[in-house]
Context: one part of a larger RNA
RNA sequence: GGAUGAACGCUGGCGGCGUGCCUAACACAUUCAAGUCGAACGAACGAUUGAGGAGCUUGCUCCUUGAAAGUUAGUGGCGGACGGGUGAGUAACGCGUGAGCAACCUGCCUUUGUAUGGGGGAUAACACAGGGAAACUUGUGCUAAUACCGCAUAACGUAUACUGACCGCAUGAUCGGUAUACCAAAGAUUUAUUGUACAAAGGUGGGCUCGCGUCUGAUUAGAUAGUUGGUGGGGUAACGGCUUACCAAGUCGACGAUCAGUAGCCGGACUGAGAGGUUGAACGGCCACAUUGGAACUGAGAUACGGUCCAGACUCCUACGGGAGGCAGCAGUGGGAAUAUUGGGCAAUGGGGGAAACCCUGACCCAGCAACGCCGCGUGAAGGAAGAAGGCUUUCGGGUUGUAAACUUCUUUUAGCAGGGACGAAGGACGUGACGGUACCUGCAGAAAAAGCCACGGCUAACUACGUGCCAGCAGCCGCGGUAAUACGUAGGUGGCAAGCGUUGUCC
Numbered sequence: 001g002g003a004u005g006a007a008c009g010c011u012g013g014c015g016g017c018g019u020g021c022c023u024a025a026c027a028c029a030u031u032c033a034a035g036u037c038g039a040a041c042g043a044a045c046g047a048u049u050g051a052g053g054a055g056c057u058u059g060c061u062c063c064u065u066g067a068a069a070g071u072u073a074g075u076g077g078c079g080g081a082c083g084g085g086u087g088a089g090u091a092a093c094g095c096g097u098g099a100g101c102a103a104c105c106u107g108c109c110u111u112u113g114u115a116u117g118g119g120g121g122a123u124a125a126c127a128c129a130g131g132g133a134a135a136c137u138u139g140u141g142c143u144a145a146u147a148c149c150g151c152a153u154a155a156c157g158u159a160u161a162c163u164g165a166c167c168g169c170a171u172g173a174u175c176g177g178u179a180u181a182c183c184a185a186a187g188a189u190u191u192a193u194u195g196u197a198c199a200a201a202g203g204u205g206g207g208c209u210c211g212c213g214u215c216u217g218a219u220u221a222g223a224u225a226g227u228u229g230g231u232g233g234g235g236u237a238a239c240g241g242c243u244u245a246c247c248a249a250g251u252c253g254a255c256g257a258u259c260a261g262u263a264g265c266c267g268g269a270c271u272g273a274g275a276g277g278u279u280g281a282a283c284g285g286c287c288a289c290a291u292u293g294g295a296a297c298u299g300a301g302a303u304a305c306g307g308u309c310c311a312g313a314c315u316c317c318u319a320c321g322g323g324a325g326g327c328a329g330c331a332g333u334g335g336g337a338a339u340a341u342u343g344g345g346c347a348a349u350g351g352g353g354g355a356a357a358c359c360c361u362g363a364c365c366c367a368g369c370a371a372c373g374c375c376g377c378g379u380g381a382a383g384g385a386a387g388a389a390g391g392c393u394u395u396c397g398g399g400u401u402g403u404a405a406a407c408u409u410c411u412u413u414u415a416g417c418a419g420g421g422a423c424g425a426a427g428g429a430c431g432u433g434a435c436g437g438u439a440c441c442u443g444c445a446g447a448a449a450a451a452g453c454c455a456c457g458g459c460u461a462a463c464u465a466c467g468u469g470c471c472a473g474c475a476g477c478c479g480c481g482g483u484a485a486u487a488c489g490u491a492g493g494u495g496g497c498a499a500g501c502g503u504u505g506u507c508c
Base pairs, nucleotide, nucleotide: 001508002507003506004505006504007503008502009501010500013377014376015375016374017373018372019370020369021335026334027333028332030331032329035078036077037076040075041074043072044071045070048067049066050065051064052063053062054061055060056059085289086288087287094214095213096212097211098210099209100208101207104206105205109202110201111200112199113198114197115196116195117151119149120148126141127140128139129138130137131136157182158181159180160179161178162177163176164175165174167172187194188193215261216260217259222252223251224250227249228248229247230246231245232244233243234242264286265285266284267283268279269278270277271276291312292311293310294309295308314325315324316323317322341367343366344365345364349363350361351360352359353358380410381409382408383407390401391400392399393398414449416444417443418442419441420440424435452497453496454495455494456493457478458477459476463492464491465490466489467488473480474479
């Protein structure tokens, strides 16, 4: 000098674009943040309304039965594995980069082919009867399905056996043939469709393996028994000590194993002429985690932030028998030197569900707060010497503040008021804007409403007076202060930067 997610002191006009718990992965009151589908299903309610009957007040009330817009607690489907947060752990195939899988999976989506036959038994809801303070829960009975379970059909599927061709670095792969065995389905509707099952191909997303790279310490030198390898069994989507039994005794290590400390990694960012050094906020990719530890279930996908179970700590409710909870989602509270609103909207973009209308969406888009950062603009412009007054200083002549002011002539950015008023909306039309009566445009008034901070001994641009008297104090280094201090304090003046200035912390 540059930089900063900064903080502190003094000061503070406007706008645009960004950024904003670095501390306690500490504890959290309260609202909201993941639902949706009635075109899967039974049932309940039901505006309105058809038919029949009764009463009469003759156009109303009641009863029975039917239709039906619509609504939804439950069963069922899809989605809650995305999106959002945090960086505790991790020195690791975690990440980066480059390869491989002849060892793999992939819901929804796209393309293609084939099929959608015929049956069965339940169960919630509901009703009844209980238990419990509550959370919730038990029994009996009834019922439906795109819920569940057999059967049929069966190949371009899978497995096994035999066999042909061809290819590969190898285990082997690919394309065929024959035989045997095995495996499926679901309907809905407004009749336009849409769904379901199997198979193949693609796409997307993932899983695994390997080469290389990836901080410090030797005042850590030996480490290791599922350890290293093999065989058999098991397990996985898949390879594999992944697991298990047996067998062998290996495997890693001064090219730093093991241990200890520290740390999420990268694209990037800051700095520097570069080499390099430092760093990993915001944005993007990957990983890990969700009060602590463990475990599986469901599922195409989780070992699942707002799912389940167990244990621990903590908090809360309790009728003392027992229960409930998890902000490292958005706001908000305590804590802290320090970091915002318990805001608006689904209008746009995107996501989930749905045939759609639409519903949900603290993702997102916006607004609010903060000079926290960067950028832009303004606080007036021109003229004006009696060089006014006042201040400071003086050798008392003057000098300086200083064209500065006053005064004259102008301008009106921004702020203010008034009128108009968007783009963002989207492809046939209509409709649809939170922001927002915002941006922007036009008009009006009036220099009007808008300057501070630090320094002035040298480094280092900028000096005098007074006060103080090794005191009070200053200080980045050298150093200043003990009676004329350009170094302390105040004043005048000057220099620098400017809506900021200075200090402190950190990096180059």
Small-subunit ribosomal RNA, 5' domain from an uncultured bacterium, 508 nucleotides, folded computationally. Rfam family: Bacterial small subunit ribosomal RNA. Its mean pLDDT, the model's own confidence on a scale to 100, is 83. The full RNA is in RNAcentral, with records from ENA, Greengenes and SILVA.